[in-house]
RNA sequence: UGUGAGGUAUCCAAGUCGGCAUGGAGCCUGACUGUUAAUCAGGAAAUCGCCGGUUCGAAUCCGGCCCUCACAG
Numbered sequence: 001u002g003u004g005a006g007g008u009a010u011c012c013a014a015g016u017c018g019g020c021a022u023g024g025a026g027c028c029u030g031a032c033u034g035u036u037a038a039u040c041a042g043g044a045a046a047u048c049g050c051c052g053g054u055u056c057g058a059a060u061c062c063g064g065c066c067c068u069c070a071c072a073g
Base pairs, nucleotide, nucleotide: 001072002071003070004069005068006067007066010025011024012023013022019056027043028042029041030040031039049065050064051063052062053061
């Protein structure tokens, strides 16, 4: 430098025929328990890497850029 894959909550992931952002772990509260843990119930937390464009509407489509990984030179 080229090609391909990826960037979504504190962490790990799902969601790409455009239409209110989903699950697990963790965190907070409560129940249970002699206490913790486990279990059960409830709750908070994301302008979806950045900037533009298209559209009534974009995590999703288009353009540019940044970062990570793999392969090639």
Notes
The prediction has a mean pLDDT of 82. Predicted 3D model of a 73-nucleotide RNA (transfer RNA) from an Olavius algarvensis Delta 1 endosymbiont. Lineage of the source: Bacteria > delta/epsilon subdivisions > Deltaproteobacteria. The RNAcentral record of the sequence draws on Rfam.